[in-house]
RNA sequence: UUUUUGGAGAGUUUGAUCCUGGCUCAGGAUGAACGCUGGCGGCAUGCCUAAUACAUGCAAGUCGAACGAAGUGACCCAUUGAAGAUAAUGUGCUUGCACAAAAUUGGAUUUGGAUUUUCACUUAGUGGCGGACGGGUGAGUAACACGUGGGUAACCUACCUUUAAGACUGGGAUAACAGUUGGAAACGAUUGCUAAUACCGGAUGAUCUGUAGAAUGGAAUCUUUCUAUAUUAAAAGAAGCCUUUAAAGCUUCGCUUAAAGAUGGGCCCGCGCUGCAUUAGCUUGUUGGUGGGGUAAUGGCCUACCAAGGCAACGAUGCAUAGCCGAGCUGAGAGGUUGAUCGGCCACACUGGGACUGAGACACGGCCCAGACUCCUACGGGAGGCAGCAGUAGGGAAUAUUCGUCAAUGGGGGAAACCCUGAACGAGCAAUGCCGCGUGAGUGAUGACGGUCUUAUAGAUUGUAAAACUCUGUUAUUUGGGAAGAACGUCUAAAAUAGGAAAUGAUUUUAGAGUGACGGUACCAAAUCAGAAAGCCCCGGCUAACUACGUGCCAGCAGCCGCGGUAAUACGUAGGGGGCGAGCGUUAUCCGGAUUUAUUGGGCGUAAAGCGUGUGUAGGCGGUUUAUUAAGUCUGUGGUCAAAUGCUAAAGCUUAACUUUAGUACGCCAUGGAAACUGAUAAACUUGAGUAGAGUAGAGGCAAGUGGAAUUCCUAGUGUAGCGGUGGAAUGCGUAGAUAUUAGGAGGAACACCAGUGGCGAAGGCGGCUUGCUGGGCUCUCACUGACGCUGAGACACGAAAGCGUGGGUAGCAAAUAGGAUUAGAUACCCUAGUAGUCCACGCCGUAAACGUUGAGUACUAAGUGUUGGAAUAAUCCAGUGCUGAAGUUAACGCAUUAAGUACUCCGCCUGAAUAGUACGGUCGCAAGGCUGAAAUUCAAAGGAAUUGACGGGUCCCCGCACAAGCGGUGGAGCAUGUCGUUUAAUUCGAAGGUACGCGAAAAACCUUACCUGGGCUUGACAUCCCUCGGAUCGCUCUAGAAAUAGAGUUUCCCUUCGGGGCUGAGGUGACAGGUGGUGCAUGGUUGUCGUCAGCUCGUGUCGUGAGAUGUUGGGUUAAGUCCCGCAACGAGCGCAACCCUCGUCUUUAGUUGCUAACAUUUAGUUGAGAACUCUAAAGAGACUGCCGGUGAUAAACCGGAGGAAGGUGGGGAUGACGUCAAAUCAUCAUGCCCCUUACGUCCAGGGCUACAGACGUGCUACAAUGGCUAGUAUAAUGAGACGCAAUACCGUGAGGUGGAGCAAAUCUUCAAAGCUAGUCUCACUUCGGAUUGAAGUCUGCAACUCGACUUCAUGAAGAUGGAAUCGCUAGUAAUCCCAAAUCAGCAUGUUGGGGUGAAUACGUUCCCGGGGAUUGUACACACCGCCCGUCAAACCAUGAGAGUCUGUAAUACCCGAAGCCGGUAACCUAACCUUUUAGGAGGGAGCCGUCGAAGGUAGGAUAGAUGAUUGGGGUUAAGUCGUAACAAGGUAUCCCUACCGGAAGGUGGGGAUGGAUCACCUCCUUU
Repeated sequence: UUUUUGGAGAGUUUGAUCCUGGCUCAGGAUGAACGCUGGCGGCAUGCCUAAUACAUGCAAGUCGAACGAAGUGACCCAUUGAAGAUAAUGUGCUUGCACAAAAUUGGAUUUGGAUUUUCACUUAGUGGCGGACGGGUGAGUAACACGUGGGUAACCUACCUUUAAGACUGGGAUAACAGUUGGAAACGAUUGCUAAUACCGGAUGAUCUGUAGAAUGGAAUCUUUCUAUAUUAAAAGAAGCCUUUAAAGCUUCGCUUAAAGAUGGGCCCGCGCUGCAUUAGCUUGUUGGUGGGGUAAUGGCCUACCAAGGCAACGAUGCAUAGCCGAGCUGAGAGGUUGAUCGGCCACACUGGGACUGAGACACGGCCCAGACUCCUACGGGAGGCAGCAGUAGGGAAUAUUCGUCAAUGGGGGAAACCCUGAACGAGCAAUGCCGCGUGAGUGAUGACGGUCUUAUAGAUUGUAAAACUCUGUUAUUUGGGAAGAACGUCUAAAAUAGGAAAUGAUUUUAGAGUGACGGUACCAAAUCAGAAAGCCCCGGCUAACUACGUGCCAGCAGCCGCGGUAAUACGUAGGGGGCGAGCGUUAUCCGGAUUUAUUGGGCGUAAAGCGUGUGUAGGCGGUUUAUUAAGUCUGUGGUCAAAUGCUAAAGCUUAACUUUAGUACGCCAUGGAAACUGAUAAACUUGAGUAGAGUAGAGGCAAGUGGAAUUCCUAGUGUAGCGGUGGAAUGCGUAGAUAUUAGGAGGAACACCAGUGGCGAAGGCGGCUUGCUGGGCUCUCACUGACGCUGAGACACGAAAGCGUGGGUAGCAAAUAGGAUUAGAUACCCUAGUAGUCCACGCCGUAAACGUUGAGUACUAAGUGUUGGAAUAAUCCAGUGCUGAAGUUAACGCAUUAAGUACUCCGCCUGAAUAGUACGGUCGCAAGGCUGAAAUUCAAAGGAAUUGACGGGUCCCCGCACAAGCGGUGGAGCAUGUCGUUUAAUUCGAAGGUACGCGAAAAACCUUACCUGGGCUUGACAUCCCUCGGAUCGCUCUAGAAAUAGAGUUUCCCUUCGGGGCUGAGGUGACAGGUGGUGCAUGGUUGUCGUCAGCUCGUGUCGUGAGAUGUUGGGUUAAGUCCCGCAACGAGCGCAACCCUCGUCUUUAGUUGCUAACAUUUAGUUGAGAACUCUAAAGAGACUGCCGGUGAUAAACCGGAGGAAGGUGGGGAUGACGUCAAAUCAUCAUGCCCCUUACGUCCAGGGCUACAGACGUGCUACAAUGGCUAGUAUAAUGAGACGCAAUACCGUGAGGUGGAGCAAAUCUUCAAAGCUAGUCUCACUUCGGAUUGAAGUCUGCAACUCGACUUCAUGAAGAUGGAAUCGCUAGUAAUCCCAAAUCAGCAUGUUGGGGUGAAUACGUUCCCGGGGAUUGUACACACCGCCCGUCAAACCAUGAGAGUCUGUAAUACCCGAAGCCGGUAACCUAACCUUUUAGGAGGGAGCCGUCGAAGGUAGGAUAGAUGAUUGGGGUUAAGUCGUAACAAGGUAUCCCUACCGGAAGGUGGGGAUGGAUCACCUCCUUU
């Protein structure tokens, strides 16, 4: 000194993770609309829809200084003669004054006339200028329409400016007007008169043009200049002034010509400018040339002739959509989107066509024609065009006043005054937007009342908020004052300047007069009052802000995820809170976020995405060196980039919005410079590429020939009853001789071994051998060419299998088909047959998981190790083909010199899922079908990789009375008990696979009891508080009653400070009590189960983007995640084990109620005595793989042994990890919420829970001789006992009774039974079995009927060892035998304990069940009781086809042919000019004809939309039907292409893929 001010994310796929990918949100904006609300001001903005139709008024006129004429007034003539003035004369009288008054003057007013002249004003007509501007709209238009930059040597330009010259001389008409006349009107017709700055001649003469000549310039047609010649013009107009009265002169305005300028336009060109290719070919005036015409001007613009061109994949043509831009919005930007207001351009003016006039138009408020519509009409005919300003109707979600003024700015006309101006300036309406202001400020705690909430009578919050006190007065109201915007022009007065003879005049200056719609507005001052002025949305997350009540998958909410099924921060209301604020929300649209179309700035192995493969055209890209050039590129300068906007800096409105001033640029064009790179041109080079030479490997291709093995068939032989086939069978073949076997023959197809992640080929693909023809590769040599290269849209060629056509062939196999099986079915899997086909020739088809799911080419980037070919024969090199791995990369998996790494070039492809590779269209095909390839609609996901679980009719390892080996049962009978079901007034309730069912219940006759019936009570049976009365209450007696209850009677307190209190009864009142009522899916607590299974986790570290992993896996071992070793892990916790209890051995201590060896004694450990033993109960010891041997890795550990009472956790118990089952329980208890309150509470009596056709579970007793019965006899332990256990004794057949010693217990109370001994029974429904029933009793208890147990006598059922199936148990266990206890008045086959006797078997882990671990697959995660496919049926939605029907759009062919331009003709008409003056001619015109030509008609097609009986598939929809195709080896691995078949998923055949599990083998690799 210069430059820069700029970029945020979130929710949602999952059990969780990373990625891909869509959807949604937060921001800004709007010509907006809608809902609720609304105080003021400023500045803006305001039909986005029907370019729909319009009533009414206004929006373009002006000039008399262009013209004639008309009118009015003045003037003029005549008439009338007011007011006023002068005043003779007369009178009164004194000069003088006063009064009357002839006359004169005056000229108001009235009437008539003339327009001859003049002045002022008005204007219908002629004429001039302007109506081409201003204002509106966006229909059309995809175009030189617009933007930008150029060109015009191819042009025009009224008014304006400058310069030069000029303005001479004639003529004939015509409107107005008047007369006649038609018509309803609009509007005409005809005769006559007249003027001009209207019109027409002549002169002059410049330009232009033509001809001839010369010079200059240019890229060209040509330009410029000069000379000569021919041709061509006009208004003596208007106003004013002066001099003179005749015209001239002067001034101003106007006029003509020429040159130039300015302004405005015309035309041409480069570049830019929407979508669709399911629009690919378009074009005949089309492309060009020549001649002509036309235009202001170029040009097929038009025409005649000639040629046959022109455009297009760099997108022509067609269709659809659209005014373009400056700019607006958004965005960091690049971009995207929009084209209101303001400004530039274009187009349009009811629709279509056409010209006229004019400087300019094919003309918004002009003309003609056609059409539609509206209006008038006398029916003959006429009139109209708001997309100007207001306004109306209609449409619509929606958009304003039938306002004021020309005061300002601007425009038209005019000399000017002035007129016109719905342009414009203003006002009105609208919160439509932006900006500003206000709705008060300060103090104020009893933290008021009220509301809401709560742990509820005390708090919290609303809240300094209110009240109250003190202030202020913006705004508001009232009163008073009061602007800027006004400058010009004009007029008056004055002055100056230039010119002129002078004057008028022109220009300038000064002074004065006069001009405001807005509007008495902005603003200022004063007075008064806190008075009149706050709402809207939201509060589950995103996203700031939470509670209560109501509701109960209802009502509703919702932008996405989602909320609502009785405790909703998500619905509705309230309180509170948050946000914004005269607004706030919603809806719609655009940009952003979205790097989600990716130039900046994405991808394609598996997520969407590499064409099946090659050859090659256009195109794109391209090796080394030198020179030139300057297109790209870089740089300087100039032009342009309108204004407004934007940005920066200032200024003006009190500020801001707003406005004003100054500065500032991307792009495009021109021009100068540079030369590295790209391009172009020229010359060279050899390394890319190719050629040549020498070798070499090979299932490369095509054709011909040929070989053996095997299957099948045929013939013949041998031979006999089966063969074949399967999981098992059957169909089938066979005594008419199969299968088997031997020999011979026929025929077709395929080529074992070699054979190999070996070879060749572009891919598909290629395999016996020989021959012929032929393509490509590699290696070596380095001779030749000299960039000849790479890629490759379209195009062309090849292209498995299946399939198609024609003709052959057919052994085997084999879609379809048939039969047999399987099955619920089996259109399948399996079997037996079997046709197309498979094979050959020729021709089609053109697709596959045509895959390495990986396009081609080039270069670079660590290694190691196999293998094929070649060269070297030593290292090694080149070309292929595999594996492992570094860096790097990847979402991860993985890839990794054969890249998915690092770069470059070219091509193809992708952009949420489904619809759908479908429909329609096109194209190819004989067909099947292929290629191209959508939308409506629906959803918030679909998807990839990896993780943890769970699961598998996956794999491996291990354990368990899990199986096996055994023993005994259940299931059959009778009975007991529980459940279901049924019944009932009630049969109360709960428990429901395992993990309910002899369970809650360790005891239902009443009670229990919750259920039913009936009878009672209502502050209650029970608790607390208050009030009143009482003194006892309780108890006892009587009466009624079924009782509760009611009535009567009787009896009867304590303390005291004498007030009363305690206790208690009755009554009352309301708060409340009460509930075995509901919810175990609101809960606590408790419990079951997996499971006494060995697991479940954490800290730190490490690995991984992460979920997670590691640890905890591996090798061993264990009952055990028990221990050892190893290891990116090191440690730790809850579990295991141990510690605890008990049984077993010993010791010590203690020695009664227990014990008794010795001594004494007794019927008796009875008593002395003893403390040894047993036992009791305290404390210890003991067992730890400690020792030995072996195995094992010198480990852990295991096996065996010794010792020992006990040996490997010694037996048993208690002890139950993290968790799972919304497991069980609201009826143990507690408890939230809901419900009942003269009842769902409570009391009483009776009944029921005990019912009984049937089914199930658990048990008892049996069926007998290992037994029953009778008799005798031996031996326990745990326990319990005062509301109790009860001995001896007596009575009873017995249950039991009488009575009561002893015992609050090692003392007393209890016969153990199986067993053993002896006898009997002798295999029978019995001396088995005991049900059932009858009779008689006992006991308990108020009570034994419903409904107890037991006894005696009698009775004597089923049952003779139990189908399918199923349970328990591994040692003091099973089995068997008794005993005790709890509950309990009584009641035990149940339960819990106790002891007695006391087995068998375990080879082992294939299988069943359960569990643990590792691994694998997964589309499951509510986790396989998962997920999920298709048909059918129902409802709804959008869509395709469809006989057709209807409505448009743009063309084509032909017909008709308006207006009009042009051309022809013109016998009819005709003022100006000419003439020879009769008339004719020139010229013009009507009329007629012709080309073109809008609308219309006809015809066949094209195309778009709507609709259509019926029909096709698609989508969506808590609980429809049929199956079960897929996900695990999904139970037949799945999938792709193709063909056939089938209700459906689907099945089968052929070929292919792995994106298949498991096992084995092969190859390769890693480690040693």
This is a predicted structure of a 1568-nucleotide RNA (small-subunit ribosomal RNA) from a Bacilli bacterium. The RNAcentral record of the sequence draws on ENA and SILVA. It matches the Rfam family "Bacterial small subunit ribosomal RNA".